[in-house]
Source information: The prediction has a mean pLDDT of 79. Predicted 3D model of RNase P RNA and transfer RNA as a complex of 463 nucleotides.
């Protein structure tokens, strides 16, 4: 100077307020248990992200959850997990001396699409300029043959220049009229077969092969894996209040020993469709109307901590021990003193010492387990460069 | 608290991944007019909410953030 992890995020004391729960008192009410209001007393009271609500679970309800299509989402391998888009750990590719860091990391010979502009040509490509052959023009030089150098036509060339994100391997020979993977060597890459090593992604090594394959799938799509749906305003039980109206569709058969069977049924379960399945006599759609109550779901759970054993690691496994947030207009706050930690002033030669000032982000609401974002400061260990 | 929607110029609103951006009101300015309005006619206004990422190329797709809007409960 730098990297990587884990940690903590004020701390004690007083007073004053505020919410659960308890115990007492007082007034009310009730035959009574017991309940309300109020006053004192205790005990306890946010977080590492309680945040975004981004996955992923549990739980509750809907057929304890079906079936097919649509639809979504994940993507290297193995592994943890209740699950995951999360973690580990390892491959492969990028970066950086290096400790490390980064990657939405299947599949582009399964089809389709799509590459604007520039440029000659953009996808089984392509002669714009150059370069080379021929022809045929006029001109310089020569006694002549024939030589130069230009300009037209035809053709041949993918080495060189332009273009361009991208232009169909690189280099160096050989060889041509110029030229080219048309050849040959190496190198890159790529397809196959073989051997070795890995649990596997893949990684060495050898040979053949044909000379070379463009990128885009966070473009349809394809291949494999995974998903029912909606949510504590789910849901359950209990009190209280009011007023209906219109439209719409249905309220129906058969059998009958009168016990039932069975057909057909609007709507509803079903928040895309289609099958099923189960409820069904009302039901749906406008307008109006009333209630903004109790309880319970509600916190002890995939729970924190130590030891011990497997495991490289996430993590599992076992023992012991810890245990109180639970509101519903929704509390956890202030103050003032001491200490802490950081700036700035001023004293001192220093040591240090006095004033001032700040000490973040941000707060629960069914609960987990991720992941994203915020955050003054400040602590603790590995490790790497340079000197 | 849970579920969904959206962001482009002062406003209102287009824009098959393709010169990076159409119109309309409104502002300006000028014709016309005494002078306004109305009409014509010309001009100004964006880098598409911010930040990264696929891709040659993003308003557009993909992610994270910031903002803003809109919905729910039970009875009869």
């Nucleotide at each position: 100077g730098g990297c990587u992890g884990g940690c903590c995020g004020g701390g004690c004391g007083a007073c004053c307020g505020c919410g659960u729960g308890a115990a007492c008192g007082a007034c009310g009410g009730g035959c009574a248990a017991c309940c309300g209001u109020c006053g004192c007393u205790c005990c306890c009271g946010a977080g590492g992200a309680a945040g975004g609500u981004c996955c992923g679970g549990g739980c509750u309800c809907c057929a304890c959850a079906g079936a097919g299509c649509a639809g979504g989402g994940c993507g290297g391998u193995g592994g943890g997990u209740a699950a995951c888009a999360c973690c580990c750990a390892c491959c492969c590719g990028g970066g950086g001396u290096g400790a490390c860091c980064c990657g939405c990391g299947g599949g582009a010979c399964a089809g389709u699409g799509c590459c604007a502009c520039a440029g000659a040509g953009a996808a089984c490509a392509g002669a714009c300029c150059g370069c080379c052959a021929c022809u045929c023009c006029g001109g310089u030089c020569u006694c002549a043959c024939g030589a130069c150098a230009g300009g037209a036509g035809c053709g041949g060339u993918a080495a060189g220049g332009g273009u361009g994100a991208a232009a169909c391997g690189g280099u160096g020979g050989a060889g041509u009229a110029a030229g080219a993977g048309a050849c040959c060597a190496c190198c890159a890459g790529c397809a196959c077969g073989c051997c070795g090593g890995g649990u596997g992604a893949c990684c060495g090594g050898c040979g053949u092969g044909g000379c070379u394959a463009g990128g885009c799938a966070a473009a349809c799509c394809c291949c494999g894996c995974c998903c029912g749906g909606a949510g504590c305003a789910a849901g359950a039980u209990c009190a209280g209040a009011c007023a209906g109206u219109g439209c719409a569709c249905g309220c129906c058969g058969g059998u009958u020993u009168c016990g039932a069977c069975u057909g057909a049924g609007a709507g509803g379960g079903c928040u895309g469709c289609u099958c099923g399945c189960c409820c069904g006599a009302g039901u749906g759609c406008a307008c109006g109307g009333g209630u903004a109550g109790a309880u319970c779901g509600c916190u002890g759970g995939a729970g924190g901590c130590g030891g011990c054993c497997g495991g490289u690691a996430a993590c599992g496994g076992u023992c012991g021990u810890c245990g109180u947030a639970g509101a519903u207009g929704g509390a956890u706050g202030g103050u003032c003193g001491c200490c802490c930690u950081c700036g700035c002033u001023c004293c001192u030669c220093g040591c240090g010492g006095a004033g001032c000032g700040a000490g973040a982000c941000a707060g629960a609401a069914c609960c987990c387990g991720g992941c994203c974002u915020a955050c003054a400061g400040g602590c603790c260990a590995g490790c790497c460069c340079g000197u | 608290g849970c579920c969904c929607c959206g962001g482009u110029a002062u406003c209102c609103c287009a824009a098959c991944g393709g010169c990076a951006g159409a119109g309309g009101a409104a502002g300006c300015g000028g014709u016309c007019u005494c002078a306004a309005a109305c009409a014509c006619c010309g001009u100004c206004c964006a880098g598409u909410g911010u930040g990264g990422g696929u891709u040659c190329g993003a308003g557009u797709c993909c992610c994270a953030c910031c903002c803003g809007g809109g919905g729910c409960a039970c009875c009869a």